[in-house]
Context: one part of a larger RNA
Molecule: small-subunit ribosomal RNA, central domain
Organism: uncultured Gammaproteobacteria bacterium
RNA sequence: UUGGGCGUAAAGCGUCCGCAGGUGGAUAUAGAAGUCAGAUGUGAAAGCCCAAGGCUCAACCUUGGAACUGCAUUUGAAACUCUAUGUCUAGAGUAUGAUAGAGGUGAGUGGAAUUCAUGGUGUAGCGGUGAAAUGCGUAGAUAUCAUGAGGAACACCAGUGGCGAAGGCGGCUCACUGGAUCAAUACUGACACUGAGGGACGAAAGCGUGGGGAGCAAACAGGAUUAGAUACCCUGGUAGUCCACGCCGUAAACGAUGAGAACUAGCUGUUAGGCUGUAAUAGGCUUAGUAGCGAAGCUAACGCGUUAAGUUCUCCGCCUGGGGAGUACGGCCGCAAGGUUAAAACUC
Numbered sequence: 001u002u003g004g005g006c007g008u009a010a011a012g013c014g015u016c017c018g019c020a021g022g023u024g025g026a027u028a029u030a031g032a033a034g035u036c037a038g039a040u041g042u043g044a045a046a047g048c049c050c051a052a053g054g055c056u057c058a059a060c061c062u063u064g065g066a067a068c069u070g071c072a073u074u075u076g077a078a079a080c081u082c083u084a085u086g087u088c089u090a091g092a093g094u095a096u097g098a099u100a101g102a103g104g105u106g107a108g109u110g111g112a113a114u115u116c117a118u119g120g121u122g123u124a125g126c127g128g129u130g131a132a133a134u135g136c137g138u139a140g141a142u143a144u145c146a147u148g149a150g151g152a153a154c155a156c157c158a159g160u161g162g163c164g165a166a167g168g169c170g171g172c173u174c175a176c177u178g179g180a181u182c183a184a185u186a187c188u189g190a191c192a193c194u195g196a197g198g199g200a201c202g203a204a205a206g207c208g209u210g211g212g213g214a215g216c217a218a219a220c221a222g223g224a225u226u227a228g229a230u231a232c233c234c235u236g237g238u239a240g241u242c243c244a245c246g247c248c249g250u251a252a253a254c255g256a257u258g259a260g261a262a263c264u265a266g267c268u269g270u271u272a273g274g275c276u277g278u279a280a281u282a283g284g285c286u287u288a289g290u291a292g293c294g295a296a297g298c299u300a301a302c303g304c305g306u307u308a309a310g311u312u313c314u315c316c317g318c319c320u321g322g323g324g325a326g327u328a329c330g331g332c333c334g335c336a337a338g339g340u341u342a343a344a345a346c347u348c
Stems, first nucleotide, its partner, number of pairs: 003320004007302002012316001014201004021194003025088007033081002035077008049065006091191001092188004096183004103177007110154001115149007125136002162169002206247006215241002220236004258315006266293011297304002321348003330341004
């Protein structure tokens, strides 16, 4: 390379958008590039293969044939792919009417709690632990009441519940705004799928500038524990956590499962709709989601099983023994931290 693979053995890019490319619904007509058939020319000789012959045989040689799977020209075929033109509505989309939602951004606002401050009551302890001590407290703490300040997070509702492409999203109100689902019609008429490069988004930590700082808390200090204790436990405590703007671009970014489409038993819950049904519940049918269990089938097993890891198709990404190594060097990106791309020697 061919091939075989990618839930857990190596392997699905963190996610989406999308140029090129690849692939692409039904139908009619035409063309004839691919495709198929015929003819002609060419496809040197030698060699290979077949047959006959010549050296006593053979190797070897001679003659003839076949083959040369190709190319060009030409004549046809028109199912499929393709191209052109026309038509269609089952894919896709638009309009109309509803529905649910922690989807996003900005502004405002609420109560509980912690902390601090001021004042009142009040007196000797509080705090903490396995036990203690450091620590706080007669300069009046802890406790308790009132008032005030400030920051951060939103108990109950709350749910294998909802929304979002993923990351993620949870008090309440308002403004702006994205998407989804359902129903019945109408419209456009293949406008689609995937997507190398590319672009955008992307938890936490970290970085830059300026704010903010209640609680928590890397680092750090002290007290314990211990043989030691640069830890686990305790008392403190700075970055940080929060906000604005700008970087970083990584995670067990996980369903460890790429996206889209079709097909293939069911049962049970639940979310959002619709139809039907009932006096009212219930029940039945159906669409979209989300869970549990399971037929066939698949799987090395575990398990998956209409939300497939089943049966197929299209496109992309990735893997190819362990270590060396996701490292070195170089390139690109970054303020840095570092990220990304990515070897080899050697060794088993």